Description:
Small-subunit ribosomal RNA, 5' domain from an uncultured organism, 546 nucleotides, folded computationally. Its mean pLDDT, the model's own confidence on a scale to 100, is 82. It matches the Rfam family "Bacterial small subunit ribosomal RNA". RNAcentral holds the full RNA, with entries from ENA and SILVA.

[in-house]
Context: one part of a larger RNA
């Protein structure tokens, strides 16, 4: 000199864009942060209103509310998004390969199929136990829930034949044979054919689903080369250890696990042990080489009160799931139960120190749904904080009897100083009044046209065009007008380094100080005044890095 997620002192006008628990991975009151689908399924209220009756304020029936709410079965999601950095010196991360050793829900494209049955169970009703959390018993019922059966190949496994490539381990191709494995329906439209016969059912048709196979996309698993902190005042470490055979297990290679066999494997090119630490893109500094660092943003990893385990699932050994053990907190009828903010706000504690228990799903994105729509503390915004960067302002011109006043003086003067006042202007920001956005595209509804399907101009699906609908921020940004110099400057320093000097007070005292040093009666170094220098809504100090 530059820099910071900074803090402290003094001071403080406005705006834009960012940033904001670095400490206790300490404990948490309260609210919210993951739901959705009635076009998978069975069932299904009440308040209230209308009506009827009559003993006139009650009763019961019907209708609406409403096939709504709440609950239940089932599907998809809850493995994403969000937080934190405790652990980890490691294939954890970075980079480049391999997978002929693998998987991949939803999505896209292509092919085939979607036949025919069964038994339950929740909800519900009756009932039992319990303070509660909750747990049973009996009876009834549905499904795209569950379970058999049929069929099934280009799928999987396997036997045989043929020829290809080969790192000789394997690999993929053609043909013949054997074995194994599927499925579920829903919604809309329609009557040409069949049946009942105004119309519906079967049927047909469109869309969405379901099963199976192939390909892709995306995501993931495993593995290898190289790189990745300090200590040798850590020199030896290792029995599933190293390898083999066989088996088990996994989506998958493998001591991953097990039985048997062999005695190996690592190490001064630093094993083992210890300390510290999430890694990277990047960030800061520097001419660079390098050094330091890893907040915000992005990628990867790990964790979710502490430790362990599996279940479900395409994927978890799962932050707001389950089970077990532990610590802590809470409820209890003492028998037993409930909980997990390192999600967003917020509280206590710790600390030099770090914000609102805000608004909205309008946009972007995500989950569910055919859709309308619902959910979304992701996100978009607003609030607080000079915490940082950037921009703007606190007026401009003129004005010498160099006013008054302060300070100083050699008493002549000098200086603050064109500074002020005065005169002439301007109108940024703040204030007031009026107008007032972009961010909105979709989706959906209606109209028109076209394509596909169809017997069809119907329905449905898709495409194009037009109209309508949707804004938290926000009456915000911005614009115009009004009035008025009016509301807006401080902080540090002045001995040398280092830009900037005098007077008074003090008298080795009080004090200053980054280093040298200053102060003991004329202190440019302490304290105050005047003057000056530097930076400026900031200026200094402290801490840390280069």
């Nucleotide at each position: 000199g530059a820099a910071u997620g900074a803090a402290c002192g003094c001071u403080g006008g406005c705006g834009g864009c960012g940033u904001g628990c670095u400490u206790a991975a300490c404990a948490c009151a309260u609210g919210c942060a993951a739901g959705u689908c009635g076009a998978a399924c069975g069932a299904g209220a009440a308040a209230u209103c209308u009506u009827a009756g009559c003993u006139c304020g009650c009763u019961a029936g019907a209708g609406a509310a409403a096939g709504u709410a709440a609950a239940g079965u089932g599907g998809c999601g809850c493995a994403c998004g969000g937080g934190u950095g405790a652990g980890u010196a490691a294939c954890g991360c970075g980079u480049g390969g391999g997978u002929a050793a693998u998987c991949u829900g939803c999505c896209u494209c292509c092919g085939a199929a979607u036949c025919g049955g069964g038994g339950a169970u929740a909800a519900c009703a009756u009932u039992g136990c319990g303070a509660a959390a909750g747990c049973g018993a009996u009876g009834c019922u549905a499904a795209u829930a569950c379970c058999g059966g049929a069929u099934a190949a280009a799928a999987u496994c396997u036997g045989g034949u043929u020829g290809g490539c080969u790192u000789c381990g394997g690999u993929g191709a053609a043909c013949c044979g054997g074995a194994u494995c599927a499925a579920a329906g829903g919604u809309g439209g329609u009557c040409u054919c069949u049946u009942u016969a105004u119309a519906a059912a079967a049927g047909c048709u469109a869309c969405c689903g379901u099963u199976u196979g192939g390909a892709g996309a995306u995501g993931a698993g495993c593995u290898c080369g190289c790189g990745u902190a300090c200590c040798a005042u850590u020199a030896g470490c290792u029995a599933g250890u190293u390898g083999g055979u066989g088996a088990g297990g996994u989506a998958a290679a493998g001591g991953c696990u097990c039985a048997c066999c062999a005695a190996g494997g690592c190490g001064a090119c630093g094993a083992u042990g210890g300390u510290u630490a999430g890694c990277u893109g990047g960030u800061c500094u520097g001419a660079g080489a390098g050094g330091a660092u890893g907040a915000u943003c992005a990628g990867c990893c790990a964790c979710a009160c502490c430790g362990g385990a599996a279940c479900u699932g395409g994927a978890a050994c799962a932050c707001g799931g389950u089970c077990c053990g532990g610590a802590c907190u809470c409820c209890u009828a003492c028998g037993g139960g409930a909980g997990g903010c390192a999600g967003c706000a917020g509280u206590g504690a710790g600390g030099a120190a770090u914000u609102u228990u805000g608004c909205g799903c309008a946009a972007u994105g995500g989950g569910g749904g055919a859709a309308a729509c619902c959910c979304u503390g992701a996100c978009g915004c607003a609030g607080c904080a000079a915490c940082g960067c950037c921009g703007c302002g606190u007026g401009a011109g003129u004005g010498a009897u160099g006013a008054a006043g302060g300070c100083u003086u050699u008493c002549g003067g000098g200086u603050c100083g064109u500074a002020a006042a005065g005169c002439u202007c301007u109108g940024u920001c703040a204030g007031g009044u009026g107008g007032g956005a972009a961010g909105a595209a979709c989706c959906c509804a209606c109209c028109a046209a076209g394509u596909g399907u169809u017997a069809a101009g119907a329905c449905c699906a898709c495409u194009u065009g037009g109209u309508g609908c949707u804004g938290a921020c926000g009456g915000u940004a911005c614009c115009a007008c009004c009035g008025a110099a009016g509301g807006a400057a401080g902080c540090a320093c002045c001995g040398g380094c280092u830009a900037a000097c005098u007077c008074c007070g003090u008298g080795c005292c009080a004090g200053c100080a980054g280093c040298c040093g200053c102060g003991g009666u004329a202190a440019u170094a302490c304290g105050g005044g005047g003057g000056g220098u530097g930076c400026g809504a900031g200026c200094g100090u402290u801490a840390u890095u280069c």